The RNA shown here (Bacterial RNase P class A) has 346 nucleotides and comes from Piscinibacter sp.
Its Rfam family is "Bacterial RNase P class A". Rfam classes the family as a ribozyme. About the family: Ribonuclease P (RNase P) is a ubiquitous endoribonuclease, found in archaea, bacteria and eukarya as well as chloroplasts and mitochondria.
Model confidence (mean pLDDT): 76 of 100.
RNAcentral holds the sequence, with entries from ENA.
Taxonomically the source falls in Piscinibacter (Bacteria, Pseudomonadota, Betaproteobacteria, Burkholderiales).

RNA sequence: GAAGCGAGCCAGACCGCCGCUGGUGCAAGGCCCGAAAGGGCGCACUGGAGGAAGGUCCGGACUGCACAGGGCGGCGUAGCAGCUAACGGCUGUCCACCGUGAGGUGAGGAUCAGAGCAACAGAGACGAGUCGGCGGGCGGUCGCAAGAUCAUCCGCCGGGUGAAACGGGCAAUCUCUACGCGCAGCAAUACCAAGUAGGCACACGUUGAUCUGGUCCCGGAGAGUGUGCGGGUAGGUAGCACCGAGCCGCAGCAGCGAUGCACGGCCCAGAGGAAUGGCGGUCACGGGGGCGGCUUCGCAAGAAGCAGCUCUCGCACAGAAUCCGGCCUAUCGGUUCGCUUCACAC
Numbered sequence: 001g002a003a004g005c006g007a008g009c010c011a012g013a014c015c016g017c018c019g020c021u022g023g024u025g026c027a028a029g030g031c032c033c034g035a036a037a038g039g040g041c042g043c044a045c046u047g048g049a050g051g052a053a054g055g056u057c058c059g060g061a062c063u064g065c066a067c068a069g070g071g072c073g074g075c076g077u078a079g080c081a082g083c084u085a086a087c088g089g090c091u092g093u094c095c096a097c098c099g100u101g102a103g104g105u106g107a108g109g110a111u112c113a114g115a116g117c118a119a120c121a122g123a124g125a126c127g128a129g130u131c132g133g134c135g136g137g138c139g140g141u142c143g144c145a146a147g148a149u150c151a152u153c154c155g156c157c158g159g160g161u162g163a164a165a166c167g168g169g170c171a172a173u174c175u176c177u178a179c180g181c182g183c184a185g186c187a188a189u190a191c192c193a194a195g196u197a198g199g200c201a202c203a204c205g206u207u208g209a210u211c212u213g214g215u216c217c218c219g220g221a222g223a224g225u226g227u228g229c230g231g232g233u234a235g236g237u238a239g240c241a242c243c244g245a246g247c248c249g250c251a252g253c254a255g256c257g258a259u260g261c262a263c264g265g266c267c268c269a270g271a272g273g274a275a276u277g278g279c280g281g282u283c284a285c286g287g288g289g290g291c292g293g294c295u296u297c298g299c300a301a302g303a304a305g306c307a308g309c310u311c312u313c314g315c316a317c318a319g320a321a322u323c324c325g326g327c328c329u330a331u332c333g334g335u336u337c338g339c340u341u342c343a344c345a346c
Base pairs, nucleotide, nucleotide: 001342002341003340004339005338006337007336008335009334010333012283013282014281015280016279017278018277020048021047022046023045024044025043026042030041031040032039033038050317054328055327057326058325059324060323061322062185063184064183065182074181075180076179077178078177079093080092081091082090083089094108095106096105097104098103109176110175114174115173116170117169131158132157133156134155135154136153137152139150140149141148142147189238190237191236192235195233199229200228201227202226203225204224210221211220212219213218214217246266247265248264249263252261253260254259285314286313287312288311289310290309291308293306294305295304296303297302
């Protein structure tokens, strides 16, 4: 220098104006919406997307329901050892395969418990036998005989096919073994709570309750009427923004490591049709265009490279929705560290 391997980091910065949304403090007085429950309106300060917030694949927290114990069934996992709240995740290591190598990949228990499966080729493919040849035994038929031929049994040999031929493979086919798993999910769940229609209790009521018209004591309709209670729905609040499996740093301790402990610092988005935005300016970075300049090559035309000025465009994937740990997938570009192979120079 070229080509690679592994592990990370960033995801434009700053300023001004306007706006959205959460929290805290002040004010507790007023106003608005609502039947209520409850919510909103002011001022100041302050917080406000990601490495994947994504797919919703795995595991947990949390909540409700169920639950003596055991068995069967179902689902999942699988070398060995460890980490962890837990895991199908992660770490170390063995083995197998790929790579010159740094490294990468692996559903990697069991086929003397049982079943199932194997294209093409081949006589035969998972049941065992069987194609051809030779030898031998018994027998049938023909023949006077020598012998020929057929069937069956035994033994020996052999070519060829194919990944594999009385010996193996596949468990990513069922199965067996070991271990784990109750079911549902924040639209969980808890609380407050209209209207309407049901329900229950009590009281009055054809001996006229109740409603109603008027000319105030006369008429009409008439079988229900009134009060209370309770469940549910709309709506609202909590769950829910958390002192926590919390985040950051670490040069400490144990460990090869995942990780655990210690130490220091911090409190770090939170709505519910769903906020996290818009405009302007400066700088930085990248792409494209123009201008003039320098260097190299060349006779020249011209070509290549370098930095400068200016104009213009502009970031990729993507948007939290109860929370957390993972996995997988998407991602313009920039950058750091360690290592490998090859070439060259000293």